The prediction has a mean pLDDT of 83. Predicted 3D model of a 126-nucleotide RNA (FMN riboswitch aptamer (RFN element)). Of the family's consensus pairs, 100% are formed in the model.
[in-house]
C1' cells in the first nucleotide's frame, strides 16, 4: 500500500409571464432553468453500467419488515482539435420514476428516509 472486518461522517438540482377554465407553477402560447454515483486512452443527463420506484421468485417469517436473485423503466448527432473524445470546443437537438392535484423533470408528498457510492478512524490477519 492492497484485500478483509467493525464503526463514523457525507451522499440531488431546477419556473416565470400570458391565455383558457369552476379549478392548471400540470393544458396551450412565449421565454427560462436543472443534471445523483462508478467506469470509459480525455472532463459524459442522453457511451457502458449502478441507484431511488414498481414487480416477481427464494430465504429469514404469522405479519410488518429484512436479505439475496430475476424482470420492467429516458434521451445525440454534426463539424473541429487531438495519439486518443458519442466525454473537450462550436453548433443544432433530445430526455426526465412513483403517489397527489385539470394531464407536473422544476409544485406538494413518501423523504428530518434510503441507496449507488465517497472520505475517514480503528482492528487483527494475509
Nucleotide at each position: 500500500a492492497c484485500g478483509c472486518g467493525u464503526c463514523u461522517u457525507c451522499g440531488g438540482g431546477g419556473u416565470g409571464g400570458g391565455g383558457u377554465g369552476a379549478g392548471a407553477u400540470u393544458c396551450c402560447c412565449c421565454a427560462a432553468c436543472c443534471g445523483g454515483c462508478g467506469g470509459u486512452u480525455a472532463u459524459a443527463g442522453c457511451c457502458c453500467g449502478c441507484g431511488a420506484g414498481c414487480u416477481u421468485c427464494a430465504g429469514g417469517c404469522a405479519a410488518a419488515c429484512c436479505u439475496g436473485g430475476g424482470g420492467c423503466a429516458g434521451a445525440a448527432c454534426u463539424u473541429g482539435u487531438g495519439a486518443a473524445a458519442u466525454c473537450c470546443a462550436a453548433g443544432u437537438g433530445c430526455c426526465g420514476a412513483c403517489c397527489g392535484u385539470u394531464u407536473a423533470g422544476u409544485c406538494g408528498g413518501g423523504a428530518u428516509g434510503g441507496a449507488a457510492g465517497a472520505a475517514g478512524a480503528c482492528g487483527a490477519c494475509g